A computed fold for a 72-nucleotide RNA from a soil metagenome, annotated as c-di-GMP-I riboswitch aptamer. Model confidence (mean pLDDT): 89 of 100.
């Protein structure tokens, strides 16, 4: 590369949530790990502010685990 495939941005509905957002249906920006993990940073939330906690993002990055094909 190619072939079966997969994942589902945002935007709407509809729950749960103080909130960040999370699950579903709908619909695809886009994704070779856009699978899984919250460890480190990063951002975001909550608590009147600060510390301090306590959450949220893995589709922000870096890390670790595990995978489809098969030209090379």
């Nucleotide at each position: 590369a190619a072939a079966a495939g997969g994942c589902a941005a945002a935007a709407c509905c509809g729950u749960c949530g103080c909130g960040a957002g999370a699950c579903g249906g709908u619909g695809a920006c886009g994704c070779a790990a856009a699978g899984c993990c919250a460890u480190g940073g990063g951002c975001c939330u909550c608590u009147u502010c600060c510390c301090c906690g306590a959450g949220g993002u893995c589709g922000c990055c870096a890390g670790g685990c595990u995978g489809c094909c098969g030209a090379a």